[in-house]
RNA sequence: GGACCUGUAGCUCAGUCGGUCAGAGCGGGGGACUCAUAAUCCCUUGGUCGUGGGUUCAAGUCCCGCCGGGUCCA
Numbered sequence: 001g002g003a004c005c006u007g008u009a010g011c012u013c014a015g016u017c018g019g020u021c022a023g024a025g026c027g028g029g030g031g032a033c034u035c036a037u038a039a040u041c042c043c044u045u046g047g048u049c050g051u052g053g054g055u056u057c058a059a060g061u062c063c064c065g066c067c068g069g070g071u072c073c074a
Base pairs, nucleotide, nucleotide: 001073002072003071004070005069006068007067010026011025012024013023019057027045028044029043030042031041032040050066051065052064053063054062
């Protein structure tokens, strides 16, 4: 330098031809249970969907640039 994959919550990830509300588990906060702790159960808390543009009535999802990470080629 080139090719491909990847970036969504504090963490690990799902999100399938673009369409309604952006989600799960773990975590954080409160509560129940217990003499108490753990476990379990209930409630609750969570986001610029890496970033800047474009297309569209509508973008996490499509297109382009840039940035970060990974693999391969040279």
This is a predicted structure of a 74-nucleotide RNA (transfer RNA) from an uncultured bacterium. The sequence was found in a public genome assembly. It matches the Rfam family "tRNA". Gene Ontology term of the family: triplet codon-amino acid adaptor activity. From the family's description: Transfer RNA (tRNA) molecules are approximately 80 nucleotides in length. By type it is a transfer RNA.